[in-house]
Context: one part of a larger RNA
RNA sequence: UCUAGUUGAGGGAAUUCGGCAAAUUAGUCCCGUGUCUUCGGUAUAAGGGAUCCCUGGGUUUGUACGCUCUACGUGCGAACUCAGGGGGCACUGACUAGGAUGGCCCGACUGUUUACCAAAAACGUAACUGGCUGCUAAGCUGCAAAGCCUUGUAUAGCCAGUGACGUCUGCCCAGUGCCGGUAUCCGAAACUUCUUUUCAAGGGGGAUAAGGACCGGUAAACGGCGGGAGUAACUAUAACUCUCUUAAGGUAGCGUAAUGCCUUGUCGUUUGAAUGGCGACGUGCAUGAAGGGCGUAACGAGGUUGUCACUGUCCCCAACUAGAAACCUCUGAACACUCUAUUCUGGUGCGAAGGCCAGAGACCUCCAGUGGGAAGCGAAGACCCCGUGAAACUUUACUGUAGCUUGUAGUUGCGGCGUGAGUUGCGGUGUACAGCGUAUGUGGGAGUUGUUUGAGGAUACACUCGUCAGAAUGUAUCUUAGACGUCAAUGUAACACCACACACCUUAACUUGCGUUGCUUACUCCGAUGAGGAGGACACCUGCUGGCGGACAGUUCGGCUGGGGCGGCACGCCGUUGAAAAGAUAUCAAUGGCGCCCUAAGGUUGACUCAAUCCGGUCAGAAAUCGGAUGUAGAGUGCAAGGGCAAAAGUCAGCCUGACUGUAUCUUUAAUUUGAUGAGAUGCAGAUGCGAAAGCAGGGCCUAGCGAACCCCCAAACCUUCUUGAUGAGGGUUGGGUAUGACCGAAAAGUUACUCCGGGGGUAAUGGAGUUGUCGCACCCGAGAGUUCAUAUCGACGGUGCGGUUUGCUGCGUCGAUGUCGGCUCUUCCUAUCCUGGCAGUGCAGCAGCUGCCAAGGGUGAGGGAGUUCACCUGUUAAAAGGGAUCGUUAGCUGGGUUCAGAACGCUGUGAGGCAGUUUGUUUGAUAUCUACUGGAGGUGUUAGAGGUCUGAUGGGAAGGAAGCAAUAGUACGAGAGGAACUUGCUUUCGACGCCACUGGUCUACCUGCUAUCUGACAAGGUAUUAAGCAGGGCAGCUACGCGUUAAGGGAUAAGUCCUGAAAGCAUCUAAGGAUGAAGCCCACCUAGAAAAGAGACCUCUUUGGAGUUCGGAUAAAAGAUCCGUUUGAUAGAACUGGUGUGUAAGUAUCGAGGUAACGAGAUAUUCAGCAUGCAGUUACUAAACA
Repeated sequence: UCUAGUUGAGGGAAUUCGGCAAAUUAGUCCCGUGUCUUCGGUAUAAGGGAUCCCUGGGUUUGUACGCUCUACGUGCGAACUCAGGGGGCACUGACUAGGAUGGCCCGACUGUUUACCAAAAACGUAACUGGCUGCUAAGCUGCAAAGCCUUGUAUAGCCAGUGACGUCUGCCCAGUGCCGGUAUCCGAAACUUCUUUUCAAGGGGGAUAAGGACCGGUAAACGGCGGGAGUAACUAUAACUCUCUUAAGGUAGCGUAAUGCCUUGUCGUUUGAAUGGCGACGUGCAUGAAGGGCGUAACGAGGUUGUCACUGUCCCCAACUAGAAACCUCUGAACACUCUAUUCUGGUGCGAAGGCCAGAGACCUCCAGUGGGAAGCGAAGACCCCGUGAAACUUUACUGUAGCUUGUAGUUGCGGCGUGAGUUGCGGUGUACAGCGUAUGUGGGAGUUGUUUGAGGAUACACUCGUCAGAAUGUAUCUUAGACGUCAAUGUAACACCACACACCUUAACUUGCGUUGCUUACUCCGAUGAGGAGGACACCUGCUGGCGGACAGUUCGGCUGGGGCGGCACGCCGUUGAAAAGAUAUCAAUGGCGCCCUAAGGUUGACUCAAUCCGGUCAGAAAUCGGAUGUAGAGUGCAAGGGCAAAAGUCAGCCUGACUGUAUCUUUAAUUUGAUGAGAUGCAGAUGCGAAAGCAGGGCCUAGCGAACCCCCAAACCUUCUUGAUGAGGGUUGGGUAUGACCGAAAAGUUACUCCGGGGGUAAUGGAGUUGUCGCACCCGAGAGUUCAUAUCGACGGUGCGGUUUGCUGCGUCGAUGUCGGCUCUUCCUAUCCUGGCAGUGCAGCAGCUGCCAAGGGUGAGGGAGUUCACCUGUUAAAAGGGAUCGUUAGCUGGGUUCAGAACGCUGUGAGGCAGUUUGUUUGAUAUCUACUGGAGGUGUUAGAGGUCUGAUGGGAAGGAAGCAAUAGUACGAGAGGAACUUGCUUUCGACGCCACUGGUCUACCUGCUAUCUGACAAGGUAUUAAGCAGGGCAGCUACGCGUUAAGGGAUAAGUCCUGAAAGCAUCUAAGGAUGAAGCCCACCUAGAAAAGAGACCUCUUUGGAGUUCGGAUAAAAGAUCCGUUUGAUAGAACUGGUGUGUAAGUAUCGAGGUAACGAGAUAUUCAGCAUGCAGUUACUAAACA
């Protein structure tokens, strides 16, 4: 010194972020108990009293025994109670064992959570609400089989939100979801159809499901819930009015809040003082109603703020105890370690050096300690940036997948009805006009048919078709032998009959689609592997197909950049400046432009001359149009700037399309140097325009006006595609078009504080360095004011510097790490001086001030709220100055703030998340090697050795600083009111050094008291904190809160004041000379100091002595050392005497409330006793032997 404890005078939270820690309280019985309340509670509320021992009695009662068996007695008890007696500081005597209470926030509560930094306001919870679900349920796991829920069944299960209870829960369906509907539109495959000469790949069309568009509903779904004017008879405000606008414009409630930036809002209250707390107000950056609003008893190791009690938290520390450390013996690591190392100051250096330079300092070694430095050790910085790094998460990023869902095909069968399509068959129908007539078309064709198997006709009825003329069929009756065709006429076509075919209709059969319905045999389920039942061609399953699809997966998430982000584009081009007279040349340098336009604004030929000014001229003016003059350009040029341009490159007109095709070369883009691409220039060939011609023309006076590959499109119709021809299709060639502006061109969004890896001081945050705009402080000038008067004092507009404490800028060092704000502690330095000291001026009478000069010796304090530095406030004071030291100080402390992981509010974002916004919570490592410093030892040197006494070079110190009072003196001064000083004394306070007689503290076994328990009882002891069980005292010692000391002076100076005195016949404090003058400097005073290498001086001793060890010790002490003693001795112990502490021992005797007695707490006497004793004295009893 640390760790763990004990005690503490006076004060009592002044400490601190914060009463952290500690202390207080404590059991049981009795009394008593506010507020609020969900009437249960709060509650052990709070606050009081009692509690031990002895003696005797009473009540209730257990058990055993006796007995007279009701009841009583005896023994052993249990509990309650009364009276009397007694002692102590204290009677739950130790141990055990709540501090209490008021206001507020949050969460209702008990509960749960980040094993190892967060226990909470987070999670959960009962309760409320919504959604899904009828059982082969919904939901979940799984590829499936299967399983969970559940052997449950809507009073059930699952999912989601809110979160007891009370009171409520407003408006919005435009957006996004979800649910429902849907005439029409969009909408895949299968299917169907068309097409490519056939087939086929392919392409087009049709039809259609889910889905979407569309129409509704839904907010306890995701979510959202405005602005501007005016107005009332004081002012202010606005019930009211107007206006823009929305899907709707925030209702009730609450409100500076866990939410309010401004902000320490304003007011009240609490305090001496309140960035705090509580109560109000409401202009709410950015409150608000189940992401629930507002209240709320009870509860909380939650957060915050008061009060009482209590205390070493503090003023201000002290003593003691145990252990560690320290000493001896034994055993015995790890980390770390380039080299070297005796440092300090200044400088230098990649801008923070033990090692370089200069100077200073510095003999060697060991021990204990402190932690200033080694930009110390520990960990390839976690912040920041970078990487065409990673991961996790999110989503309306990109691309997919599971899953769900839709249609279709298969598994998949038999029917009915309806409806659609197709094929076949029967039947029917087929009217322009003309024609006897209602002529489907083509071909054949001269007969066909009938007579009881009844031709033809008539009538009636029914039905079909119909062009309304009629036609066909069937039935019934009557009649009975012919009827039709060829021919003729008409007409485009001529009829009987046969064959084939067309259109439409009816019907039948078959095939097939759709709808609906039935069946059972596939298939499924129940059932016992059954019987049987239920469902049923559905479902399940499989292929194809459209939709939804962060549930899942793979990826991406530009660049430049005075760090990054935000911003911007300095990312492709053009002009000028910068650019330094060749060329080239950077910056998020300066100044401007381009991403077009034009069939004329192009080509050519010809003609003309502009702007402006002056003169003249109807309306007509400064400017209209007209005439004249002057007019190198002051105009114009499609658009920037530069260059250029006058019979033009400008203006006007005529005719045209060279704004051509092919090809070659060059320049530039791209200096020196190669490409793409773009732009430009010069030829040749062809065709053309204008011009009489020479000629000019391959766009525009020139320099900007732009784009690769793949894919696709267009044109040319050239080449080619596996044995031939043809077609389609593909490929190729040439030219053109569609765009990549991040412009030599990926197809691409976010978050990370849960993060990770690789790197960077190539690049930020802190400190350093440079700079000093800003900041601070001076100076110059002197407009002004100060009644007058610039300079007693203040000083505008300006100017010049210094400092390196502000804030910036730079990005030099540090990213294989230099710990970041504030406080505490401790040291030192600066002065631009706050006080104290000495001066000067004053708008200085005195007192008190103001301003300046010298001066850094000393001092510069205590509190309130806030993490604060700062600032504000309170009461003191001589004063409560400002700064530096890695914004001094984290291998010194703290950890309140900032700045990890949890959580909440407001705002923001679809979301993951985010916020120099707020709030709550949150691990601070280590044994010191070197150096440094504070101390303690040893050695060597100093020329023989040793002992003692000094000198004093050089150091250290503040050893003192300040105030009050009194005298001077109610004096000087002053009209008065007021009111000094030199000098002297006393005291106080802050500091320094020392001490323990006093006052206190402590004093761990010195004395006493007390409890529980153990040693059988008494006596005497042990344990009760690991370290006295608790309590009352306390010697020595150590201590402060106690006591003592803390003079006077000398020398040289500063500012200043003077003397003499010239330069400069004067004047002048100065130039020569002299004097004076401060808490400051040097002495004086205290202290270290011969290792002061110039290593000092003096005295004594020296060959028998000196020193040390050993031994007993303390005036000393961590180890060493120092000092004393060692038988010629009081060094220590023991003993005795005294003093001191405690407080009257044991034993015995007597008394003692009572009790028949036994017994009996206790009292008195013996007894100022007993016990103890680190002190003093006496005494060699023991040990200081021998060496």

A computed fold for a 1187-nucleotide part of an RNA from a Candidatus Woesearchaeota archaeon, annotated as large-subunit ribosomal RNA, half B. The source organism's lineage runs through Archaea, Nanobdellati and Candidatus Woesearchaeota. Model confidence (mean pLDDT): 82 of 100.